[in-house]
RNA sequence: CACUGCCAAAGCCACACCCGUCGCGAGACGGGGCCGGAAAGCCACGGGUCUUCCCCGCCGUCGCGGGGCCAGAUCGCCGGGCUGCCAUG
Numbered sequence: 001c002a003c004u005g006c007c008a009a010a011g012c013c014a015c016a017c018c019c020g021u022c023g024c025g026a027g028a029c030g031g032g033g034c035c036g037g038a039a040a041g042c043c044a045c046g047g048g049u050c051u052u053c054c055c056c057g058c059c060g061u062c063g064c065g066g067g068g069c070c071a072g073a074u075c076g077c078c079g080g081g082c083u084g085c086c087a088u089g
Stems, first nucleotide, its partner, number of pairs: 003089001004087002012037002017032006035076001041082003045079003048074004053068006
């Protein structure tokens, strides 16, 4: 330095849900909480999913289905890139 994460050790993060704030929304942030995680650290680069908006169809309405440009969300959906603790071989 690379692979590996069986054994430890020190730690770390924080699903759902609840409260508050922001956002048209997906969702984000803070607090509580703790399902899980060897990168559940960071990055929207490729893909997926979701949101706003538009068009068409159905429908009396609520709403549902299909399609589409831009913009956005999600890294705890996958891949990729960058960085990192300890330990065994």